[in-house]
RNA sequence: GGGCGGUUAGCUCAGCUGGAUAGAGCGUUGGUCUCCGAAGCCAAAGGUCGCGCGUUCGAAUCGCGCACUGCCCG
Numbered sequence: 001g002g003g004c005g006g007u008u009a010g011c012u013c014a015g016c017u018g019g020a021u022a023g024a025g026c027g028u029u030g031g032u033c034u035c036c037g038a039a040g041c042c043a044a045a046g047g048u049c050g051c052g053c054g055u056u057c058g059a060a061u062c063g064c065g066c067a068c069u070g071c072c073c074g
Stems, first nucleotide, its partner, number of pairs: 001073007010026004019057001028044005050066005
């Protein structure tokens, strides 16, 4: 330098056939329970969907560029 893939909540990841208020598990916080905890149960907080531009009535999802990262080729 070229090719392919990844980037969504603190962590691990779904969602990528464009249209629901963007989700799950774990974790965190509060409650419940308990002598106190743990576990269980209930609830809540937490997200520029890597960044920018574009296409569209509408973009996490499509296109282009860039960034970081993994693998392969030279």
Molecule: transfer RNA
Organism: Myxococcales bacterium